A computed fold for a 127-nucleotide RNA from Pseudoclavibacter sp. 8L, annotated as FMN riboswitch aptamer (RFN element). RNAcentral records the identical sequence in 2 taxa. The RNAcentral record of the sequence draws on ENA and Rfam. It matches the Rfam family "FMN riboswitch aptamer (RFN element)". Gene Ontology term of the family: FMN binding. The coordinates come from a structure-prediction model, not an experiment, and the mean pLDDT is 86. NCBI's taxonomy places the organism under Bacteria, Actinomycetota, Micrococcales, Microbacteriaceae, Pseudoclavibacter.
RNA sequence: CACGUGCUCCGGGGUCGGUGUAAUUCCGAGCCGGCGGUUAUAGUCCGCGACCUGCUCCCGCAAGGGAGUGGCUGAUCUGGUGAAAUUCCGGAACCGACGGUGAAAGUCCGGAAGGGAGGCGCACGUG
Repeated sequence: CACGUGCUCCGGGGUCGGUGUAAUUCCGAGCCGGCGGUUAUAGUCCGCGACCUGCUCCCGCAAGGGAGUGGCUGAUCUGGUGAAAUUCCGGAACCGACGGUGAAAGUCCGGAAGGGAGGCGCACGUG
C1' cells in the first nucleotide's frame, strides 16, 4: 500500500407577501437538491438507495417485522472555454412519492429518535 473479516460512528435540504371565512396547498416572487460513477466539479448523463408493489422463505398469538428475487420509480437544452465538461462559466428551462390538513403542498404536519445507498476511522488476518 492492496485485499478480506469484524466493530464504532456519521449519513436530506428548502418561505415570505397578496387574496380570501379559511391557503406556508391558489396567485406573485423566492428557496432546496441523498449516494456511487463519469479523461472536468451533475437535482435533469449512467447506476444505486428510499417510497409503492408481486412472489418465495423465516420470525411472531396477532399486528407486524426480516431476508432473497422481480416490478414501478421525475426532470435540460444551448453558447463559450478547453485535450477532455448535457458536470465549469453565460443564457433560458424543467422535475420533485405516499397519507393528512374549514382551500388543491418539493417547502407545513406525519410514518421518521425509522430506513438507507454509502463514507471516515479502528482492530485482526493475508500478500